The prediction has a mean pLDDT of 81. A computed fold for a 1409-nucleotide RNA from an uncultured marine bacterium, annotated as small-subunit ribosomal RNA. RNAcentral holds the sequence, with entries from ENA.

RNA sequence: GAGUUUGAUCCUGGCUCAGGACGAGCGCUGGCGGCGUGCUUGAUACAUGCAAGUCAAGGAGAACAUUUCUCUCGAGAAAUUAUUAAACUGGCGAACGGGUGAGUAACGCGUAGGCAACCUGCCGUAAAGAUUGGGAUAACUCGGGAAACCGGAGCUAAUACCGAAUAAGAUAAUGAAUUCGAAUGAAUAUAUUAUUAAAGCGGGCUUCGGCUCGCACUUUAUGAUGGGCCUGUGUCCGAUUAGCUUGUUGGUAAGGUAACAGCUUACCAAGGCGAUGAUCGGUAGCUGGUCUGAGAGGAUGAUCAGCCACACUGGGAUUGAGAUACGGCCCAGACUCCUACGGGAGGCAGCAGUAAGGAAUUUUGCACAAUGGACGAAAGUCUGAUGCAGCAACGCCGCGUGAUUGAUGAAGCUUUUAGGAGUGUAAAGUUCUGUCGUGAGGGAGGAAAAAUCUAGAUAUAAAUAAUAUUUAGACUAGACGGUACCUCACAAGAAAGCACCGGCUAACUUCGUGCCAGCAGCCGCGGUAAUACGAGGGGUGCUAGCGUUGUCCGGAAUAACUGGGCGUAAAGGGUCCGUAGGCGUUUUGCCAAGUUGACCGUUAAAUCCAUCGGCUUAACCGAUGAUAUGCCAUCAAAACUGGCAAAAUAGAAUAUGUGAGGGGAAUGUGGAAUUCCUGGUGUAGCGGUGAAAUUCGUAGAUAUCAGGAGGAAUACCGGUGGCGAAAGCGGCCGGCUGGGGCCACUCUGACGCUGAGGCGCGAAAGCGUGGGGAGCAAACAGGAUUAGAUACCCUGGUAGUCCACGCCGUAAACGAUGAGCACUGGACGUUCGGAGGGUUCGACCCUUCUGGGUGUUUCAGCUAACGCAUUAAGUGCUCCGCCUGGGGAGUACGGUCGCAAGACUAAAACUCAAAGGAAUUGACGGGGGCCCGCACAAGCGGUGGAACAUGUGGUUUAAUUUCGAUGCAACGCGAAGAACCUUACCUGGUCUUGACAUCCUCGGAUAACUCCAGAGAUGGAGUUUCCCCUUCGGGGGCCGAGUGACAGGUGCUGCAUGGCUGUCGUCAGCUCGUGUCGUGAGAUGUUGGGUUAAGUCCCGCAACGAGCGCAACCCCUGCCCUUAAUUGCCAUCGGGUUAAGCCGGGCACUUUAGGGGGACUGCCGGUGACAAGCCGGAGGAAGGUGGGGAUGACGUCAAGUCCUCAUGGCCUUUAUGACCAGGGCUACACACGUGUUACAAUGGGAGUCACAGAGGGAUGCUAAGCCGCGAGGCCAUGCUAAUCCCAGAAAAGCUCUCUCAGUUCGGAUCGCAGUCUGCAACUCGACUGCGUGAAGCUGGAAUCGCUAGUAAUCGCGGAUCAGCACGCCGCGGUGAAUACGUUCCCGGGCCUUGUACACACCGCCCGUC
Repeated sequence: GAGUUUGAUCCUGGCUCAGGACGAGCGCUGGCGGCGUGCUUGAUACAUGCAAGUCAAGGAGAACAUUUCUCUCGAGAAAUUAUUAAACUGGCGAACGGGUGAGUAACGCGUAGGCAACCUGCCGUAAAGAUUGGGAUAACUCGGGAAACCGGAGCUAAUACCGAAUAAGAUAAUGAAUUCGAAUGAAUAUAUUAUUAAAGCGGGCUUCGGCUCGCACUUUAUGAUGGGCCUGUGUCCGAUUAGCUUGUUGGUAAGGUAACAGCUUACCAAGGCGAUGAUCGGUAGCUGGUCUGAGAGGAUGAUCAGCCACACUGGGAUUGAGAUACGGCCCAGACUCCUACGGGAGGCAGCAGUAAGGAAUUUUGCACAAUGGACGAAAGUCUGAUGCAGCAACGCCGCGUGAUUGAUGAAGCUUUUAGGAGUGUAAAGUUCUGUCGUGAGGGAGGAAAAAUCUAGAUAUAAAUAAUAUUUAGACUAGACGGUACCUCACAAGAAAGCACCGGCUAACUUCGUGCCAGCAGCCGCGGUAAUACGAGGGGUGCUAGCGUUGUCCGGAAUAACUGGGCGUAAAGGGUCCGUAGGCGUUUUGCCAAGUUGACCGUUAAAUCCAUCGGCUUAACCGAUGAUAUGCCAUCAAAACUGGCAAAAUAGAAUAUGUGAGGGGAAUGUGGAAUUCCUGGUGUAGCGGUGAAAUUCGUAGAUAUCAGGAGGAAUACCGGUGGCGAAAGCGGCCGGCUGGGGCCACUCUGACGCUGAGGCGCGAAAGCGUGGGGAGCAAACAGGAUUAGAUACCCUGGUAGUCCACGCCGUAAACGAUGAGCACUGGACGUUCGGAGGGUUCGACCCUUCUGGGUGUUUCAGCUAACGCAUUAAGUGCUCCGCCUGGGGAGUACGGUCGCAAGACUAAAACUCAAAGGAAUUGACGGGGGCCCGCACAAGCGGUGGAACAUGUGGUUUAAUUUCGAUGCAACGCGAAGAACCUUACCUGGUCUUGACAUCCUCGGAUAACUCCAGAGAUGGAGUUUCCCCUUCGGGGGCCGAGUGACAGGUGCUGCAUGGCUGUCGUCAGCUCGUGUCGUGAGAUGUUGGGUUAAGUCCCGCAACGAGCGCAACCCCUGCCCUUAAUUGCCAUCGGGUUAAGCCGGGCACUUUAGGGGGACUGCCGGUGACAAGCCGGAGGAAGGUGGGGAUGACGUCAAGUCCUCAUGGCCUUUAUGACCAGGGCUACACACGUGUUACAAUGGGAGUCACAGAGGGAUGCUAAGCCGCGAGGCCAUGCUAAUCCCAGAAAAGCUCUCUCAGUUCGGAUCGCAGUCUGCAACUCGACUGCGUGAAGCUGGAAUCGCUAGUAAUCGCGGAUCAGCACGCCGCGGUGAAUACGUUCCCGGGCCUUGUACACACCGCCCGUC
C1' cells in the first nucleotide's frame, strides 16, 4: 500500500496478501564451473581403523635379513645390520589443538575498572652458581594366572632418588631509618638469627692438569605471555510465586589457599535480602555478530572469532607451572563386551563410519607439499589440527543451451461470425560462430626457509680447529594433479524447465464436468453457457531452476520512546482520605549529582561501509581508511533540574465579620390517611374487572357516626430550586456537629497537587441476633385469561420493607465524561452573598457592577459522526486508573475475603472473519400526524343452502383422461364454441430425404374416372388424355423415382431471451442539469403554510430550471348554427287508396354526416393573505374534470407465456418426426370457484294491446302463401342492403283466472314420439310435442357488487359456428335507495419517529426438545 464487516457511507477493529531472509524440508525438472556450507532431532548406543607423541640422558641389547664358517643336516657360531627396532628407567609434552551446548538466569557472559590480596613451565634480559658423597630400582631372570596382571629371589645405570658443603640472593622473625600513599599500608637502604641449590651431555684443542663452545641444570631479580580473585553496570518470562535466610549477616580467634573472603571451625551479637520484585517456578550457553527495519526497534546466536561449561551418569583426589584432566587414576551406578566362571575390559559431544531417531544433513579418501603445533642441537618423527580431493542445485556468483537471414505468413494444432485469426520469423531452408563438450598436444604459480656442500665476513678464543651469526652459489622436497591456463581438430552437434493467468496480481479462450469431481493465502468459485474445478490452445513471470511447506522481521502507528487511545466503537476505579512514589511559586548565594562542552583511554580480529588491488568477470579474497550511539578518566561551564543556606507572598492554610441550606447523628413532638378493635344507626349486598370469578356479608358486611389501638410515611409549599465526596437527604421544635460561600483583610510562609498498596464511607436486595409489624408485598394459595399460562389482571398472603447492633461491598453506583491548576467569545435565566444608583416612611421593588453555585443557547476550536463548547469532549501542564478483534468468559483452576449468598483477582484449549460505533437511503411497526378510495359506515341486490350449467382440485383410467394458468393478479381462464376434423393424449396399423422447404440427377406432361383387397392409410389392375414460353439450342411450372446435404419436433429450459400481457394503479408520483450543504453515502430542489381529483395551483424558502407522469390535445354522447339530401322525412301544394309518404313534389322539420359555435370560475356576492382557491348566485342545453371511452410515469413481483410468433443452448432423427382407424379430452364417493333457474301473489297462467336501440345478411338473411299442435317442412319473392329480410321486442298497460298450498309455484330427472344440422348425433349435439313432476318455502359462519340514467329488472343483437351459448362482447326499455361521517377493517399517498430488517416483518432472531 491492497483485499475483506454495509444496500451504500465514514470510522473503529481484527484477519489476509504483496517484500526480504534461511545450516532448511518436500514436489517436478536438471548442462558446466568457481567460492562457501552440510545431524537444527536421541548430551541416543557404538563394530572397525586412525586422531599424542618425541628425545646427543640411562643401562641392557634382540629378531628378521645378508655374508662367512661348522654340521650329527635337526641346527649352531661369527660378522654386518647396530651410535638400530621394540620394551623398560628418565626428561618434556600430553591442561594445546579438535568436539559439543547437557547444565547454567550466574560476576556465566558483555563492558569499564581494581588486586597496597595473587600465581605464571617453556621464552627474553640481568646477576650468581654448578663442590663433595651415598644407597637403591625397572628392564633382565624364575614362578602363578585363560587373560588383565600379580608374586618371589638375584644383578645393574642415570639429567631417577637421598645426604653434606657454599648462600650473591630469596623466605621468616626481631631491631631501627628515609621517602611515598586517602587508608589497611607500600618502596628503598641496613643489622642479627634461622631455613633453603644443582646433573650432566655433545663438539674442539690439550702440555692430560685442564681450557673453551653449545645445549641442559640451580638460585634470584625483571620483562613478556597466560591465568586467578574482587567491584560498578547491562543481561528472558511468571505476583494465579510475597515474604526469604541459621554459616544465614557481622565480629573475635584459629585453620586453610598462590591469593582476599564464613572458604572452614569454635564463640559472641541478631543481623542480611525484598514491590527499584527477594524467594520460588519455567525457559535459555553468553558475546562480536546475523536477518529484518527509514530509523527506533524486533527476532536470532549455524558456519568464522572471543569467553564459559561439559566429556557414559554422579562423586573424589593425585601428578603438575598449569587439571579437579575428552583419547589419565580411584569409588559408586547404568549399559555393553571377553571369560577356562575364578575374574577382567570399555566410554567417538576427535576424523571417517554404523545403527536408531527424524521431514532432513556427506567419504570407513589423499598428504604432511604448504600453514600451525609437540619433542629434538639437528636431520627428523608425530599431527583425521590443517591443506586437498569425493558426495549433495543446500546457498551465493558466473557461463551456456546458439547467431544471421528467412512469408507461400508452410504443415500440424487451437479458435471462428466459416470470411478469417492465433501459435509466428517461430519452424523448415540459407549463411556463420565454437563458449561449453569430445579428442590430441603444450603447460604454470603455490618453494619461503631449514639442513648439507663450496667460498667469504664477524664474534668467542692462544688458535688456521670448533661453535654461533651472516653473505653468495650449488643441491634436495608438490597431496591436490598433468590441475588452472594455452593451442589445434570435430560438429549446432549432448544441454529447459517450473509456477501462474476471478480480484488483490503481470497474464484469456475452447471443451469436459454440473454444489459432483474438485479448487482455495483472504474474499470466495462449482447446482448445464465456470476467464476460479480438469484438459487443450494461447499468454504472463522467473530461469538450472521453479513452486510449495515451515520459521523470523516487515507491512502492523496492531503495545504507539520515536508513534495510539478511554462520552456512544475495547477502555475512568462507586466515592473520599491518605502512605510510598511522581510532579511542584518568586528572589539571592554556594555546591556540581543530573545536564552541556572539550579532551584521554578503550570499544579484539573478522563482519558492515568507502577506496584501491588479486583471481578473464562476479561471488570470493587481500590492503588501506572510515565508523564504532557504550563505559572509564581528566578539565571546564553553572542557564535549567537537584542539594544546602537565606529571604519573599501570589499557591495553600488561618483569625475577625457576615449570611444560605431536605448536610449528619441522637432526642422530643404534631396532624391527615390506611387498617384493626369496641359501641350506635342501618339492610342486602359489597368488592373487583375488558368482562368475570375467587374473597367478604343475614353469625349483619359495604355505607355512616362516636371512641380507642398501632405502625409506617410526611400532601400542599416543591421549583432543570438547595445541601452533600459519592451513596443520598423533605412535617415541626430545641440542643450537639461537619463542610462550603462572600466582604474587608489579620497571621503562617510553599505548609501544595496527585496518589500504587492501605484505612474509611458505600442504593436496593440478602445474611445473623433481638424487637416491631398499619399499609405494601417476592415465595405460596385460589380465581380468571389462554392451545397451555409455573406470567401479565383479580382476591388473599409469608419473608421482607421499620428499629437496634453486626455482616455483605455490589448496581445502567451514569454526565456511560478520574482529580487538580491555568488560558480562550457572546446572549438569556435561576440560586446564595457583596457594592453602587433610582424610588419609598419602610420591608420591598426597579436597575448597574462584582464573587460562588446551577441551567439554556450559540461562535472559534475539537470530533468518525452524533455532538461538546468558560460546568469542554477546546488549548496546555502534573499525577493516578484502564484498553488492545468477536465468542469461549468476567468463566475454570489457584489464592484472598465472607456465616452463607457470593465478591475481588483472573486464564487457556477450541472456534469465527468478522463483532462493533455513528450517520444515510429504503422497507417495516398490533408508532404518531394529515389525506384519499364502494375501504368502512348508510342503503339496494346477490353469493354461501337447492337443482342444473360450466371451470378447477382430487380420484379413476390404456390415455398424469394432451398441455398451460394456482392468493389478491388461476378456477364460464388460453378455448369467439372437443361428435370426425380440431388434437397436441392413448391403443392398434403403416412410412423413413419423409406430410412441408431448397439444391443435384433421371424420367414424364399434370390429372380425372372405374374395379378389386383392406377399418383406413395404402396396395394392385384398367380406361382416357398430353401444359406454357422459345432465338428451336433450350428454359419455366407441375408430377414421379434416386442420392445425400437436410427437413421435422405443441420435445426441455419463461430461472438463457425478444415481443406481448397481468399487477400495484389512472395511484400521483419518478427523476435530471447547474448551484449549495455534508469527509462521505447522500441531502437540498420534491420539505413548510394553504389548496386541488392531481408534485393541481399560489405563497414562502439555497435554490434556479428542466424531463417522464397529472391535466389538455383524440373519439362517443348532451345544445345550437351551417352545408348537403337518398334508400330517410312529410309542414305546405297536387294526385291517389278501405287504409298506408303509396305517387308527383319538396328538403321546412326529424334524421343522417361533414364543418363550426358553446363552458373559461368568464360575470356577481361572500370568504381567503390584496394569492391560489372555496362557497353561494345569475344566465345557460350543459357549471366548475358536464357524462363515458381510449390513453398506464420510474419501477416491483427471476409474475405469466419457448403450446400464438420469434429465438440461444440442450435433446431426438426407421422417431420425441409423418399418415390412418377407433378411443380419450365429456369418467365420478367427493371439495371449491363462477353462473342459470327458482322457492312465488310487486307473482303464475290465459287473452288483448303499445313503445326501442344497435347489429347481421350471396355457400347468406329469407318475406308472402300452404302444411304441421310444435320444432320445422314445401314452394317462392325481395335484398350485393337508411330501400328487402332476420324482426313478433320484452318488462309495462288493460281484462279474466289462481288465493298461500310444495300449489295453476318450481322445473330437475326419466319415458315415449319427433324436428334440424352433418359422411356420421352410441360413447357425445341442440330443439319440439305428450307424459313424468325431484330438490327447493329466501339460505350458518362468512362473503361480493354498486353512488345515477347507476344498482336492480326486462328483453334484443353479434362474434365463434355445418350444428351446438345459462358463457363472452354489445344494445336499448323501465328505473330506485342511501352516504351522519372517517373511530374501526382493507389498500394507497405525503411528513415524522423507532429499528439488531436490506432476499427488506412471509425479515431477523432466542430458548427447549